[in-house]
Context: one part of a larger RNA
């Protein structure tokens, strides 16, 4: 490099927008860049190849021929690519109507429970654990029964149930404010689909100011266990968790499955939508979109996989080429910082 691959063996980029690039629906003309044919130029020579031929052969040498697959310039073809021009409506978009959702952001609200604070009853324990202690309580502890601070989270509904590009997203009302699905077919007329670089968004932990702390609970104390126990178990307990802003950019960022597009038996739930028959509700048929399970054909080392493909194809992009050494070293770039991205070799089996 070429092949060959990339659910789990090495390997899909966290996700998305979107430049360069590559690739791109029907139809007609036309051009002739690609593309094809001819012709002519030119391709040194030596070298390779094929004939003959000189040295006793061979090496090595002489002739001739074929080759030099290429480039130039010319005539021509118009199928495919491609370029212009017209034009289409099925891909894309827009309109209309209509439907569902924990989509997102900001503000208000509400009840249950923890803790804590006031009080009233009350009286010796409480808590804890496999059994103890540490802790808490006669300075009234736990238990109850009233009030009040306060911060977090939002039981049940609850679902292989929806919603988001992915991360994620759940009490309830308002406001703003994103996609999407179905009908319809009025309007653009290929406006597509990928996507190196960029940009953006990205759990949790951690970082910086400043805020709040209820429960929890790295550390960190004790108290057990234990041969030790720097766990595990109890008993406290600070960062943190929770708000603003700003960083950080990581995950088993998982379907371990990259994005579009068409095709390819079925069977049975779900959830939103349209439609048809029909009725007593409701149910039954067609249909698009979504999400589950089961299977056939095909595919696979097996295992699954099986229209939501890991099946047939088409196109872009990423990445992977034995194990350590290493996701290190240096260097670059980013970052307060911790790190992060790119990312190796000796040497070793």
């Nucleotide at each position: 490099c070429u092949g060959g691959g990339u659910g789990u063996a090495a390997a899909g980029g966290g996700u998305g927008c979107g430049u360069a690039g590559g690739c791109g629906g029907g139809a007609u003309a036309u051009c002739a860049a690609g593309u094809c044919a001819g012709a002519c130029g030119u391709g040194a020579a030596a070298u390779c190849c094929a004939u003959c031929g000189g040295c006793u052969u061979a090496a090595c040498u002489g002739a001739u021929g074929a080759a030099c697959u290429g480039c130039g310039u010319u005539u021509g073809a118009a199928a495919c690519u491609g370029g212009u021009a017209u034009u289409c409506u099925u891909g894309a978009g827009u309109g209309a109507g209509u439907c569902a959702g924990a989509g997102g952001c900001a503000g208000a609200c509400g009840g249950a429970a923890u803790u804590c604070c006031c009080g009233g009853u009350g009286u010796a324990g409480c808590g804890g654990u496999g059994a103890a202690a540490u802790g808490c309580g006669u300075a009234g502890a736990g238990a109850u029964c009233g009030g009040g601070a306060g911060g977090a989270a939002c039981a049940c509904c609850a679902g292989u149930g929806g919603c988001g590009a992915a991360g994620g997203c759940g009490g309830c009302c308002u406001g703003c404010u994103g996609g999407g699905g179905c009908u319809u077919a009025a309007c653009u007329g290929a406006c597509g689909c990928u996507g190196a670089g960029g940009c953006a968004c990205g759990a949790a932990a951690g970082c910086g100011u400043g805020g709040g702390g209820a429960g929890c609970a790295a550390a960190c104390a004790g108290g057990a266990u234990u041969a030790g126990a720097u766990a595990c178990c109890c008993u406290g307990g600070u960062a943190g968790u929770c708000c603003a802003c700003g960083c950080u950019g990581u995950a088993a960022a998982c379907g371990a499955u990259g994005a579009u597009u068409a095709c390819u038996a079925g069977g049975u739930g779900u959830g939103u939508g349209g439609g048809g028959a029909g009725u007593g509700a409701c149910c039954c048929c067609c249909u698009a979109c979504g999400u589950g399970c089961c299977g056939g054909a095909g595919u696979u080392a097996a295992c699954a996989c099986a229209a939501u493909a890991a099946g047939u194809a088409a196109u872009c992009c990423a990445c992977c080429u034995g194990g350590g050494g290493a996701g290190u070293a240096c260097g670059g770039c980013c970052g307060c910082a911790a790190g992060g991205u790119u990312g190796a070799a000796a040497c070793u089996c």